A computed fold for a 75-nucleotide RNA from a Candidatus Parvarchaeota archaeon, annotated as transfer RNA.
[in-house]
RNA sequence: GGGCCCGUAGCCUAGUCCGGAUAGGGCAGCAGCCUCCUAAGCUGCAGGUCCGGGGUUCAAAUCCCCGCGGGCCCU
Numbered sequence: 001g002g003g004c005c006c007g008u009a010g011c012c013u014a015g016u017c018c019g020g021a022u023a024g025g026g027c028a029g030c031a032g033c034c035u036c037c038u039a040a041g042c043u044g045c046a047g048g049u050c051c052g053g054g055g056u057u058c059a060a061a062u063c064c065c066c067g068c069g070g071g072c073c074c075u
Stems, first nucleotide, its partner, number of pairs: 001074007010027004020058001029045005051067005
């Protein structure tokens, strides 16, 4: 220098193929129930402007372009 893949909450992950209307789940956190207490279990709550910017569209996490970061391969 070239090619491919990935980026969604503190951590992990589904959704991207085929755009569709409140972005879902697990762990962790907080509160409550239960318990002599803790753990486990059960219930609830909070936490995302989906890596950044631009474009297309009635509508973008999803499609297109440019960047940033990470991984693999080639030279």
Source information
Lineage of the source: Archaea > Nanobdellati > Candidatus Parvarchaeota. It matches the Rfam family "tRNA". The family's RNA type in Rfam is transfer RNA. The prediction has a mean pLDDT of 82.